The part of an RNA shown here (small-subunit ribosomal RNA, 5' domain) has 500 nucleotides and comes from an uncultured bacterium. Its mean pLDDT, the model's own confidence on a scale to 100, is 84.
[in-house]
Context: one part of a larger RNA
RNA sequence: GACGAACGCUGGCGGCGUGCUUUCACAUGCAAGUCGAACGGUAAGGCCCUUCAGGGUACACGAGUGGCGAACGGGUGAGUAACACGUGGGUAAUCUGCCCUGCACUUCGGGAUAAGCCUGGGGAACUGGGUCUAAUAUCGGAUAUUCAGCUUCUGCCGCAUGGUGGUGGUUGGAAAGUUUUUCGGUGCAGGAUGAGCCCGCGGCCUAUCAGCUUGUUGGUGGGGUAAUGGCCUACCAAGGCGACGACGGGUAGCCGGCCUGAGAGGGUGAUCGGCCACACUGGGACUGAGACACGGCCCAGACUCCUACGGGAGGCAGCAGUGGGGAAUAUUGCACAAUGGGCGAAAGCCUGAUGCAGCGACGCCGCGUGGGGGAUGACGGUCUUCGGAUUGUAAACCCCUUUCAGUAGGGACGAAGCGCAAGUGACGGUACCUGCAGAAGAAGCACCGGCCAACUACGUGCCAGCAGCCACGGUAAUACGUAGGGUGCGAGCGUUGUCC
Numbered sequence: 001g002a003c004g005a006a007c008g009c010u011g012g013c014g015g016c017g018u019g020c021u022u023u024c025a026c027a028u029g030c031a032a033g034u035c036g037a038a039c040g041g042u043a044a045g046g047c048c049c050u051u052c053a054g055g056g057u058a059c060a061c062g063a064g065u066g067g068c069g070a071a072c073g074g075g076u077g078a079g080u081a082a083c084a085c086g087u088g089g090g091u092a093a094u095c096u097g098c099c100c101u102g103c104a105c106u107u108c109g110g111g112a113u114a115a116g117c118c119u120g121g122g123g124a125a126c127u128g129g130g131u132c133u134a135a136u137a138u139c140g141g142a143u144a145u146u147c148a149g150c151u152u153c154u155g156c157c158g159c160a161u162g163g164u165g166g167u168g169g170u171u172g173g174a175a176a177g178u179u180u181u182u183c184g185g186u187g188c189a190g191g192a193u194g195a196g197c198c199c200g201c202g203g204c205c206u207a208u209c210a211g212c213u214u215g216u217u218g219g220u221g222g223g224g225u226a227a228u229g230g231c232c233u234a235c236c237a238a239g240g241c242g243a244c245g246a247c248g249g250g251u252a253g254c255c256g257g258c259c260u261g262a263g264a265g266g267g268u269g270a271u272c273g274g275c276c277a278c279a280c281u282g283g284g285a286c287u288g289a290g291a292c293a294c295g296g297c298c299c300a301g302a303c304u305c306c307u308a309c310g311g312g313a314g315g316c317a318g319c320a321g322u323g324g325g326g327a328a329u330a331u332u333g334c335a336c337a338a339u340g341g342g343c344g345a346a347a348g349c350c351u352g353a354u355g356c357a358g359c360g361a362c363g364c365c366g367c368g369u370g371g372g373g374g375a376u377g378a379c380g381g382u383c384u385u386c387g388g389a390u391u392g393u394a395a396a397c398c399c400c401u402u403u404c405a406g407u408a409g410g411g412a413c414g415a416a417g418c419g420c421a422a423g424u425g426a427c428g429g430u431a432c433c434u435g436c437a438g439a440a441g442a443a444g445c446a447c448c449g450g451c452c453a454a455c456u457a458c459g460u461g462c463c464a465g466c467a468g469c470c471a472c473g474g475u476a477a478u479a480c481g482u483a484g485g486g487u488g489c490g491a492g493c494g495u496u497g498u499c500c
Stems, first nucleotide, its partner, number of pairs: 001499003005496005012367006018360002020325001024323003028320003033068003038065002041061002046057004075278003085202007094195002099191008107141004116131006147172005153166005177183001204250003211241003216238008253275004257268004280301005303314004331357001333356003339353001340351004370400004380391004404441001406436005414427001417424002444489005449470003455484005465472001
């Protein structure tokens, strides 16, 4: 000097930031939905009719089929010494939903099924049978290149495997509607974005760890993947790594950065941004453009809960909040108005992302607690050589001002957009502006032997105590305690811890 700090004393206001250590366990609420312009429909509500049984409508929509999203956003740092990260390359070894551009197409048919209705089982979670029905759900056929596989001839190029064109033949492959416009669907090519894989180099400690390795190292065939590869498998060979530290052990998420320092360096990795890993513990796949998937599924385990004992349910390292632990860290708040995201043609709906508010002097910054005058140097306190000195222009007193806080009136920007229009701001009656009253409501903390700025008195008497080091205290202690005075900083001041 610094801090995500804590503790002690003290505490007026504002702005901007910032705030669990135990990857311990979690009550409760919320955190991912949306689309009726894909579909059959109509549970509830509205409106209309009504013979009061009901029917109609679609301004609307519960549940269901279907589509997209749920792989983003948010949290944490356990594990990981590794191509995890940083940086620079490669991919002639790859994929990429939504988006953009271009070309071409959008044809003919079929059978089901959920919801519904009927009827069962179960305490529940849930689940079975019968029957009916729709689709942008699903299946078959047609057609199709600049698509894919095999194959004939052939041009050009390179970086080894090869890459990229032309030309025939043959086999295979698509589609979906809705509607007033619109929005869609399919194939191919290119782009953009995102991702996978590979490589060079770089960044901890330990030799009281010296040898390590059998899918191990390489090859051939095969499998698998979007894709290379012992990634996996069969066979063959006997290799591969290591004192330039293999293997083992310990510790640790990495970086941009942050702190310190003249720099070199040292330390560190909170908040913000990028990457990675994880989601009760361990394992596994499914769906999908994308996951081996925090608020999805299956299995095992520990734990908790429900049960009619047959069986079931759960996962806050999302936002709040609770218990526990701890020196120690916040509200079970408001709003989708803005920014961004998902769905939708849109209106809109959802969004604990986000924007705000609340709490904490936890940090940084700013402001205030008044200004000018005022000597009979008042009273009081303290000291005294008893003369006085000091507190001290300090107070009183006079003249001013009113920041901040208070109160009253006015009152935003952020609103671009959306909507035919009316209208639409959580923050917030906030910021800000104006008026009003009155010095009025607002100062402490540490230190004063030397280092180190600042000294006297009394009490105590090696006691009580102080202390960072030297040291101080045993009867005149500037070192303990109190008082007066002083010094330093100031809404803070000290102490402790850690780093330079």
RNAcentral holds the full RNA, with entries from ENA, Greengenes and SILVA.